[in-house]
RNA sequence: UGGGGCGGUCAGGCGAUCGCGGACGGCCAUGCCGUCUGAGGAAAGUCCGCGCUCCACAGGGCACGGCGCCGGGCAAUGCCCGGACGGGGCGACCCGUGGAUCGGGCCACAGAAACAGUCCGCCCCGGACUCGUCCGGGGUCAGGGUGAAAAGGUGGUGUAAGAGACCACCGGCGCACCCAGCAAUGGAUGCGGCCAGGCAACCCCCACCGGGAGCAAGGCCAAGCAGGGACGAAGCCCGCUUGCGGGCGGGGGACGGCCCGUCCCCCUUGAGCCCCGGGUAGGCCGCACGAGCCUCGCGGUGACGCGAGCGCCCAGAGAGAUGAUCGCCCAGGCGGACCGAGGCGGGAAGAAGGCGCAAGCCGUAAACCGACACGGACGCUGGACAGAACGCGGCUUAUAGGCUACCCCGCGAC
RNA sequence: UGCGGGGUCGUCUAACGGCAGGACGCCUGGCUCUGGACCAGGAAGUUGGGGUUCGAAUCCCUGCCCCGCAGCCA
Numbered sequence: 001u002g003g004g005g006c007g008g009u010c011a012g013g014c015g016a017u018c019g020c021g022g023a024c025g026g027c028c029a030u031g032c033c034g035u036c037u038g039a040g041g042a043a044a045g046u047c048c049g050c051g052c053u054c055c056a057c058a059g060g061g062c063a064c065g066g067c068g069c070c071g072g073g074c075a076a077u078g079c080c081c082g083g084a085c086g087g088g089g090c091g092a093c094c095c096g097u098g099g100a101u102c103g104g105g106c107c108a109c110a111g112a113a114a115c116a117g118u119c120c121g122c123c124c125c126g127g128a129c130u131c132g133u134c135c136g137g138g139g140u141c142a143g144g145g146u147g148a149a150a151a152g153g154u155g156g157u158g159u160a161a162g163a164g165a166c167c168a169c170c171g172g173c174g175c176a177c178c179c180a181g182c183a184a185u186g187g188a189u190g191c192g193g194c195c196a197g198g199c200a201a202c203c204c205c206c207a208c209c210g211g212g213a214g215c216a217a218g219g220c221c222a223a224g225c226a227g228g229g230a231c232g233a234a235g236c237c238c239g240c241u242u243g244c245g246g247g248c249g250g251g252g253g254a255c256g257g258c259c260c261g262u263c264c265c266c267c268u269u270g271a272g273c274c275c276c277g278g279g280u281a282g283g284c285c286g287c288a289c290g291a292g293c294c295u296c297g298c299g300g301u302g303a304c305g306c307g308a309g310c311g312c313c314c315a316g317a318g319a320g321a322u323g324a325u326c327g328c329c330c331a332g333g334c335g336g337a338c339c340g341a342g343g344c345g346g347g348a349a350g351a352a353g354g355c356g357c358a359a360g361c362c363g364u365a366a367a368c369c370g371a372c373a374c375g376g377a378c379g380c381u382g383g384a385c386a387g388a389a390c391g392c393g394g395c396u397u398a399u400a401g402g403c404u405a406c407c408c409c410g411c412g413a414c
Numbered sequence: 415u416g417c418g419g420g421g422u423c424g425u426c427u428a429a430c431g432g433c434a435g436g437a438c439g440c441c442u443g444g445c446u447c448u449g450g451a452c453c454a455g456g457a458a459g460u461u462g463g464g465g466u467u468c469g470a471a472u473c474c475c476u477g478c479c480c481c482g483c484a485g486c487c488a
Base pairs, nucleotide, nucleotide: 001410002409003408004407005406007404008403009402010401012329013328014327015326016325017324018323020038021037022036023035024034025033026032027031040385044396045395047394048393049392050391051390052214053213054212055211059260060259061258062257064210065209066208068206069083070082071081072080073079084097085096086095087094088093098205099204103203104202105199106198107197119144120143121140122139123138124137125136126135127134128133129132152170153169154168155167156166157165171195172194173192174191175190176189178187179186180185218285219284220283221282227276228275229274231272235248236247237246238245239244240243249267250266251265252264253263254262278487279486280485292312293311294309295308296307297306298305299304330383332381333380334379335378338376339375340374344370345369346368353362354361355360415484416483417482418481419480420479421478424438425437426436427435432468440456441455442454443453444452461477462476463475464474465473
């Protein structure tokens, strides 16, 4: 200097005028004034995980759903960190991840066959005859052909022809054992011809996790009205104080998959459930001090954890405020017949000139012109995506333009 | 705000993971004096992107769009 990888971070600034939400205070008080304060890195999608609240105290089993290499972090996670293996890249680095020798299912078309079968071919046997062809039976997957995928690879032995059938080497798999590691896994040795595919983002198996609903959760207060109809269970026994209590049984609810279990309500003066109708559209809490922010120190490879500070307080809500205009400045972009310094091409005849006996060698300065990028001035332009609503932690998606740590590859100079 | 459901020619709908089909509409031609009806032919589609798979409308992830249901009292 050109190209690239991977993180972090900012999200224009200042002033003036007008305007909006909230809190507090004031006043001649149903409106005005003053002070303070008022969006994000994603406030978004609602894809995960929690807090919180109610339903049993959140119970047992099945079903269902989710997750998936190993270890660690975290309140928890599908997140994050570190590692292992495989793949891609020259590299920094990036991407992927349980099980297919327990079972079921699927693998279109083509092909003989999609997992154990013989189409062509090769070989053997038998038969027929027009004597080199046909028919039947058997062996074979080495060759051909099909396909996304077809029986480890190379060489040899062997055979009627062949084949891991057998042998050597190479590759993979399984088992045993040793070493390193918490583990995933890696390395070494020996044995076994074990070499019969793929799909689990199909069922399934294994391991782990999950009770349901959601702030319109839920609690308190106030106001107001009008109730009606359909469905709806089963009684029995005991005690007595004689209209109540208990037990069994039945119905229903919590329970919005099912069973058990627990609790509650009811059993016809009827729980519950459905339909029609009525009233209201109010206030307070939940709800802003928290898995909080900042700085420093310590531990850890890291995610993160621990500790300290007389450090900081940081929107809030209810159909919903956080804006608009102008001026100046700061990045950035564009423009031209402006200016600047520089290299390059022309000017340029290797000039003038220098050295040398000579052949020859050395030696390219300037005005001026040109295109090119670079910088400056000027002019125009100019800051994306987006908008809290119970709150957090992640992920994902959107995002103009900067700033910055570290690393890789190439080129040049010293 | 929360929860749930769904996207296939212009419209309405089919399609075990294996060539995206049908009806109406549209266009062209025929028939007719003309139009309609009828006959023949044609164009036109899986909401965007990525992944799993030999192969995706279908399975998985992530955007976009549309629809529905939910207040309290009694």
This is a predicted complex of two RNAs, RNase P RNA and transfer RNA, with 488 nucleotides together. Rfam match: Bacterial RNase P class A. It is annotated as a ribozyme. The coordinates come from a structure-prediction model, not an experiment, and the mean pLDDT is 78.